[in-house]
Molecule: TPP riboswitch aptamer (THI element)
Organism: Candidatus Competibacteraceae bacterium
């Protein structure tokens, strides 16, 4: 100096559903599931199931729900950047 790995910051990406009740279109509250359901720098950034689309899909279970599974080795999908840390190993160089 090269370097896994890991954080870190910058920049970029994504979701927000379902029951019930107040209400009466604006929103409040309870519950489910989930990281998150307009919320917390939450979640994923190409080694990419973060997310979308097929999909008002198929099976199953639920009071219901992408709720579980399968589609799914399907098809997109965020240009990533910056410097640290530095296993193992490698490479320069000086000196003896």
């Nucleotide at each position: 100096c090269c370097g896994a790995u890991g954080a870190a910051g910058c920049g970029g990406g994504g979701g927000u559903g379902c029951u019930c009740c107040u209400a009466a279109c604006c929103a409040g509250g309870a519950g489910c599931u989930g990281a998150g359901a307009g919320a917390g720098u939450c979640c994923c950034u190409u080694u990419g199931a973060a997310c979308c689309u097929g999909a008002c899909c198929c099976g199953g279970a639920u009071c219901a729900u992408a709720c579980c599974g399968g589609c799914g080795u399907a098809g997109g999908g965020a240009a990533g950047c910056u410097g640290c840390u530095c296993c193992a190993g490698g490479u320069c160089c000086a000196c003896c």